The RNA shown here (small-subunit ribosomal RNA) has 1486 nucleotides and comes from an uncultured bacterium. The sequence is in RNAcentral, with records from ENA. Its mean pLDDT, the model's own confidence on a scale to 100, is 83. Its Rfam family is "Bacterial small subunit ribosomal RNA".

RNA sequence: AGAGUUUGAUCCUGGCUCAGGACGAACGCUGGCGGCGUGCUUAACACAUGCAAGUUGAACGGAGCACAUUAAGUAGCAAUACGAGGUGUGCUUAGUAGCGGACGGGUGAGUAACGCGUGAGUAACCUACCUUUGUGAGGGGGACAACAGCUGGAAACGGCUGCUAAUACCGCAUAAGGCCACGACUCCGAUUGGAGACGAGGUAAAAGAUUUAUCGCACAAAGAUGGACUCGCGUCCCAUUAGCUAGUUGGUGAGGUAACGGCCCACCAAGGCGACGAUGGGUAGCCGACCUGAGAGGGUGAUCGGCCACACUGGAACUGAGACACGGUCCAGACUCCUACGGGAGGCAGCAGUGGGGAAUAUUGGGCAAUGGGCGAAAGCCUGACCCAGCAACGCCGCGUGAGGGAAGAAGGUCUUCGGAUUGUAAACCUCUGUCCUUGGGGACGAAAAAAAUGACGGUACCCAAGGAGGAAGCUCCGGCUAACUACGUGCCAGCAGCCGCGGUAAUACGUAGGGAGCGAGCGUUGUCCGGAAUUACUGGGCGUAAAGGGUGCGUAGGUGGCCUAGCAAGUCAGAUGUGAAAUCCCCGGGCUUAACUCGGGGGGUGCAUUUGAAACUGCCAGGCUUGAGUGCAGGAGAGGAAAGCGGAAUUCCUAGUGUAGCGGUGAAAUGCGUAGAUAUUAGGAGGAACACCAGUGGCGAAGGCGGCUUUCUGGACUGUAACUGACACUGAGGCACGAAAGCGUGGGGAGCAAACAGGAUUAGAUACCCUGGUAGUCCACGCUGUAAACGAUGAGUGCUAGGUGUAGGGGGCUUAGGACCUCAGUGCCACAGCUAACGCAAUAAGCACUCCGCCUGGGGAGUACGGUCGCAAGACUGAAACUCAAAGGAAUUGACGGGGGCCCGCACAAGCGGUGGAGCAUGUGGUUUAAUUCGACGCAACGCGAAGAACCUUACCUGGGCUUGACAUGUUAGUAGUAAGAACCCGAAAGGGGGAUGACCUGUAGCAAUACGAACACGGAGACAGGUGGUGCAUGGUUGUCGUCAGCUCGUGUCGUGAGAUGUUGGGUUAAGUCCCGCAACGAGCGCAACCCUUAUCCUCUGUUACCCCGCAAGGGGGUCUCUGAGGAAACUGCCGGCGAUGAGCUGGAGGAAGGUGGGGAUGACGUCAAGUCAUCAUGGCCCUUAUGUCCAGGGCUACACACGUGCUACAAUGGCCGCUACAGAGGGAUGCAAGACCGCGAGGUGGAGCAAAUCCCUAAAAUUCGUCGUAGUUGGGAUCGGAGUCUGCAACUCGACUCCGUGAACCUGGAAUCGCUAGUAAUCGCGGAUCAGAACGCCGCGGUGAAUACGUUCCCGGGCCUUGUACACACCGCCCGUCACACCACGAAAGCCUGUUGUACCCAAAGUAGGUGCGCUAACCCGCAAGGGAGGCAGCCUCCUAAGGUAUGGCCGGUAAUUGGGGUGAAGUCGUAACAAGGUAACC
Repeated sequence: AGAGUUUGAUCCUGGCUCAGGACGAACGCUGGCGGCGUGCUUAACACAUGCAAGUUGAACGGAGCACAUUAAGUAGCAAUACGAGGUGUGCUUAGUAGCGGACGGGUGAGUAACGCGUGAGUAACCUACCUUUGUGAGGGGGACAACAGCUGGAAACGGCUGCUAAUACCGCAUAAGGCCACGACUCCGAUUGGAGACGAGGUAAAAGAUUUAUCGCACAAAGAUGGACUCGCGUCCCAUUAGCUAGUUGGUGAGGUAACGGCCCACCAAGGCGACGAUGGGUAGCCGACCUGAGAGGGUGAUCGGCCACACUGGAACUGAGACACGGUCCAGACUCCUACGGGAGGCAGCAGUGGGGAAUAUUGGGCAAUGGGCGAAAGCCUGACCCAGCAACGCCGCGUGAGGGAAGAAGGUCUUCGGAUUGUAAACCUCUGUCCUUGGGGACGAAAAAAAUGACGGUACCCAAGGAGGAAGCUCCGGCUAACUACGUGCCAGCAGCCGCGGUAAUACGUAGGGAGCGAGCGUUGUCCGGAAUUACUGGGCGUAAAGGGUGCGUAGGUGGCCUAGCAAGUCAGAUGUGAAAUCCCCGGGCUUAACUCGGGGGGUGCAUUUGAAACUGCCAGGCUUGAGUGCAGGAGAGGAAAGCGGAAUUCCUAGUGUAGCGGUGAAAUGCGUAGAUAUUAGGAGGAACACCAGUGGCGAAGGCGGCUUUCUGGACUGUAACUGACACUGAGGCACGAAAGCGUGGGGAGCAAACAGGAUUAGAUACCCUGGUAGUCCACGCUGUAAACGAUGAGUGCUAGGUGUAGGGGGCUUAGGACCUCAGUGCCACAGCUAACGCAAUAAGCACUCCGCCUGGGGAGUACGGUCGCAAGACUGAAACUCAAAGGAAUUGACGGGGGCCCGCACAAGCGGUGGAGCAUGUGGUUUAAUUCGACGCAACGCGAAGAACCUUACCUGGGCUUGACAUGUUAGUAGUAAGAACCCGAAAGGGGGAUGACCUGUAGCAAUACGAACACGGAGACAGGUGGUGCAUGGUUGUCGUCAGCUCGUGUCGUGAGAUGUUGGGUUAAGUCCCGCAACGAGCGCAACCCUUAUCCUCUGUUACCCCGCAAGGGGGUCUCUGAGGAAACUGCCGGCGAUGAGCUGGAGGAAGGUGGGGAUGACGUCAAGUCAUCAUGGCCCUUAUGUCCAGGGCUACACACGUGCUACAAUGGCCGCUACAGAGGGAUGCAAGACCGCGAGGUGGAGCAAAUCCCUAAAAUUCGUCGUAGUUGGGAUCGGAGUCUGCAACUCGACUCCGUGAACCUGGAAUCGCUAGUAAUCGCGGAUCAGAACGCCGCGGUGAAUACGUUCCCGGGCCUUGUACACACCGCCCGUCACACCACGAAAGCCUGUUGUACCCAAAGUAGGUGCGCUAACCCGCAAGGGAGGCAGCCUCCUAAGGUAUGGCCGGUAAUUGGGGUGAAGUCGUAACAAGGUAACC
């Protein structure tokens, strides 16, 4: 730091996704050790049990126990024993009393607030314990607990009577100082005031204990600490929350508080808050900080620290220095528990722990040793604060699981092209080490300013010794992003997936294995946050076409604002001071072996406040200026607006005339009108609407918009001038006004046009397009609506930045009077710089800048729903979400396509000739049938195709019968003379199975030989394997078809473009041709075209047998001119001439020539397309079969037959049939062959065999031609079909051959729609040959004979080429794609209602409690009184205000649910149509 993903490719816009970091995490797999941290994020859900706040006997009286002492008394003869009671000491502690339970600990429900943060203030305040200072402590009094007795209750807990102490309680004295009010004074200040001293008056104190050191007590002042209150600034979302507020805002007075204050009350006034967001709703503890980020920001608020709030829910006060009080009180509510049913008890959001919830979070542990806290004089006690331990890989950090050597590169695994490669120095093996571990030994710091004592952790850390490589590696990934590849399995299945996307038989993407990559005691996944994302853009984005300029103007608030001078100092800048807690962060050091962690020092802390200064800029104030703006004066232009009047042309209607059968309308028609007289025409009249020509990318207006003429009223702009004002300006949220068409209301009007509607056509349908009619409406007046593709898809204003050329308005000077020039303000075009993704914009900016407003943030859902506002309605404005997709888009590029355009070509059409389609037959195919009718080929480019030839064979198919290392190939192995082989014979359809007479053998080496070895052949066995016309032509090679013998297809360099790409290859000509010429940012080149090759047409030279010529009866001989044969060569090149053309390429005509403009024909097929055909020619990868999908045999089938199609043959006849006579080819073939003459047969053919391996012999007869005859008929046309008899081939013609003869004699009389071939030696017609082949062509491939017609031309059909245009197509129009309906699923809206929650208002009831009132009942302290009693004061009780909960009634809001209903989204191949994209077939769209 980027990457993937929209496209055939490109650039851009734009979303989605990924790579990074982090976490109180969870889940999956795995798991050795240690250190340091962290650990209910959910139910502020409910809690069993234990513990978490006590302490002081040196405040007090008791009680209990123990001991000591004393002792009445009792017992005893006595010693003595017991011992009430008293005294004292020690211990314990229920009660009184003091201090502490307001700290510490927990939680985050509530709270959008002075709650928090930050900075100020209190002249408006309090502060126990602590410190300092000053002063004081004199003298009295009365009670109540405890306790005792009686007594209630199940209990909790009480009641009555009586006794008693105090540092408990209450008067009095005293008053340094305090407080209160008064008088007068000084100083100070920031409004009310503060400080100080003086005078006189009033007022309030206390407590003692003890070990005699001290500790306490009261008052006052000060400090410290802690708190309280006030203020500035900051602090989330929603405006689909816009108005809120009655103690409300202020004042006066009184009350209350520690204190200010409507804090409370009475009275008075009517204020206060709000677009700078009040009120309402939602959400939320805030901060230091933490995470991320380059930063600015964004997110979070666990642990640690500060503040706040809360303690089952709600309310309330008491005590106290401090509470409205987590482990206090009272009341109400819910819940739980106890109960004797009468009543009671409780509050883990303390530490553990339990249940529950949840994806999920620990031990009912040890200790007060340390730190800290409470009490105490102290010892000490208490302390789930805290220190430790336990559990958990939850996180961070550290360590280990060994190190070195070790190639036979072991075995095994995997892959393999079978050679090997890899795992891999990895292992084994050898030599070492000992971190962790195990055992044993030693053993801390943490502990403390005299010594001693005191350690939960802990026999822990650490040290030493010994032991032994022994006990310690996994997880994820390997298609791209993204590091890492193979095999097998699977076969759109199973599955994967963060995005793109993988999987339909060769998956590097699924699963497994091997291998590899990454991290490592962890690794992945999920979730969340930041980043990447400049994808909310302050830093740092945009708005012509991608999302986005408001329809337009006026104008309020607001924002911004010309030149000069002076001042102020709010902004701004600089310095200083305070603060910005600690921890965190950064830097430097220190301590744990290191690190994490921790300690010390320093820095930073962008902020706030105070203060001192500066004055350029902004601001404020004052003064001035004229250039911005405005006014005046003088002009001309204009469909600017409103109203009134006038005019002509045309349509329609009415009347009358002329006139007659049609008119009208269309692609063609019909509906319609017309003999009751239309249309046409003439004249007259009526009425409404619109204003031809002029007319112009001309004018005016803010926009919408404005068009005959005249008049009246009226707005604005422009030019000139420079008299006046002196910044008066620009923009403009809300607001106000205007605002096409359609529409609505009321009233008019209504000629034409014309939604709806009707009819006629069209059509498969036609609720359309076309036609005939036709109502609203269009017009006017008034009112409403307020929207448009209201567009330049471009907000307004100001300034600046090359030019050229039109046009309309005005002005200026010059002038040769034609005109050109300068200038202002409009309106167009072209174009530079610049900008832009490109297209394009370009002084009328989309350039360079500034100011203000509006708007955008992926597509769909949706401009929809709900709510609100407006409207008579239609509807408008504002304007979401759920859900869903990975795109949706813009511009440009290359193609393809178009019922777009231009140019051109082709038997493409046209002009012709002959066919097919109709008949019969042949043949192929489909279909059907069958045991099988083997398989393939399917538009052109399958269908007389593979097949150049199915009776058996072929043959792949079927039935049946056999064989199993096999019909065929290569290894291996053992044996083989009565061995291999194998006759007759038997079964059998054959194959095959039996059978066994007979009965061998070749060759090499060694050896005399026997023989041995080797090789060959044959048989047997086993196991490798053979075999497969089994599947896949969509795994392939090769080969073929097709576009198309069409003229195209590309490359290098250069240039242009951000790029895909373009240029070249386009253009003007020309050609059969991208053929050539010219031009040109292109210059060249390649594959194609052409030529080179073959053949044919002419000539020459040469050659010369079997051709040819001559002689000869013949055998044969001679010749080398011609025909011919086959070698070589010549010839044609627009070379020559005229014309046209550009002096070109070339075209046209001509000459010569056998041939003339590629002479005719052939071979030759560019880049590519069709997943075109072929696994059944062959080859071949996977897959499949292996006593069968192999192989052998017999028979059958491929030849079937209601039918349909293709290709052919023969015909339908007289241009013909039949009979006869007779002439002329070319090219081929021939030895298992072609076969002559001759003879036989009507004939097919037979007998026989001359000749010929062929320019010699044979096939071989050419046919059409010609001469007769037939005479238009189903015939002397036509020959199908059938009967009979034969011939030939062949092992065999039944299924199933060809041919011959006799007989039979079908359809068919020229062929519907449609369709094919052919442009010259061609079509047509005629025969001949060959391949295959035993036989079997109407097919195929060749050959020659006879031998035409027509082409005006390119409008149309088909195909193709080039250029151009549109495109939403790119699988490329056989494309794409829209809507209803049907089905399934999903989310949402509406809905009679029903139900939660929350909140408001009014009223009722009102607990506890404070306050107030009352207080006839009760009452120790003080006062009066001898007393009784009275008084003061107090208490109970009662009353009042307030008030929680509760109740009644009625609203608002959020939400849940609901019969039914509405649209939306998604879904595989559903239905109906064809709306859009091309002129999309009616241009599209708003």